[in-house]
RNA sequence: AGCCGAGUCCCGGCGCGCAGCGUCCGGGAGCGGGGGAACCAAGUGUUGGGGCUAACCCACCCGUGGGUGGGGGCGCAGGCUCUUUCAGCGCCAGCCCGUCAGCUAACCCCGUAGGCCGACGAAGGAGA
Numbered sequence: 001a002g003c004c005g006a007g008u009c010c011c012g013g014c015g016c017g018c019a020g021c022g023u024c025c026g027g028g029a030g031c032g033g034g035g036g037a038a039c040c041a042a043g044u045g046u047u048g049g050g051g052c053u054a055a056c057c058c059a060c061c062c063g064u065g066g067g068u069g070g071g072g073g074c075g076c077a078g079g080c081u082c083u084u085u086c087a088g089c090g091c092c093a094g095c096c097c098g099u100c101a102g103c104u105a106a107c108c109c110c111g112u113a114g115g116c117c118g119a120c121g122a123a124g125g126a127g128a
Stems, first nucleotide, its partner, number of pairs: 002116003008029006014022003030112006040102001048100001049097004056071006072092005080127007
């Protein structure tokens, strides 16, 4: 200078090495997620079920921990921004609820983190 992600901004308090800063407290806006009627949909079962997320499905093999293949999903790169196609590179993990939750107006609740980075293809569209 940038990237993944909802994870940004403002106000007040407290503190500090005080143009501002903060693994602190509170409030608000924005963004994100969950619960929750009617109608509609749908049975359930310890063989549990469900949520966040791109992080799923199927087949085969195997020493049951994995491997291979197919389909599908996601991210990056033109150095002003957004977007499409082809080609290229990479990811498909992890965590949570606790026997319970379809959708769902009103209403209610929760989060606002964490982690990375020095690589520079082609052809279009729109805007500034």